[in-house]
RNA sequence: GGGGUCGUGGCGUAACCUGGUAGCGCGGCAGGCUCCAGACCUGCAUGUGGGGGUCCAAAUCCCUCCGAUCCCA
Numbered sequence: 001g002g003g004g005u006c007g008u009g010g011c012g013u014a015a016c017c018u019g020g021u022a023g024c025g026c027g028g029c030a031g032g033c034u035c036c037a038g039a040c041c042u043g044c045a046u047g048u049g050g051g052g053g054u055c056c057a058a059a060u061c062c063c064u065c066c067g068a069u070c071c072c073a
Base pairs, nucleotide, nucleotide: 001072002071003070004069005068006067007066010026011025012024013023020056028044029043030042031041032040049065050064051063052062053061
């Protein structure tokens, strides 16, 4: 220098191809239960790497940048 894959709550992982309520597990907080705690039950908060474009509508499609990783040189 060229190419591939990837980036989603605190952590992990779906949804992306085929645009339409961002789901699940763990964790956190509050309440219930308990003498207390754990377990269990209920509820709550927390997310699409940045920017731009297309579209009625973008995590998803397009462009660009940033970062991680692999391959080639």

This is a predicted structure of a 73-nucleotide RNA (transfer RNA) from Candidatus Micrarchaeota archaeon CG10_big_fil_rev_8_21_14_0_10_45_29. The coordinates come from a structure-prediction model, not an experiment, and the mean pLDDT is 82. It matches the Rfam family "tRNA". Rfam links the family to the GO term triplet codon-amino acid adaptor activity. The RNAcentral record of the sequence draws on ENA.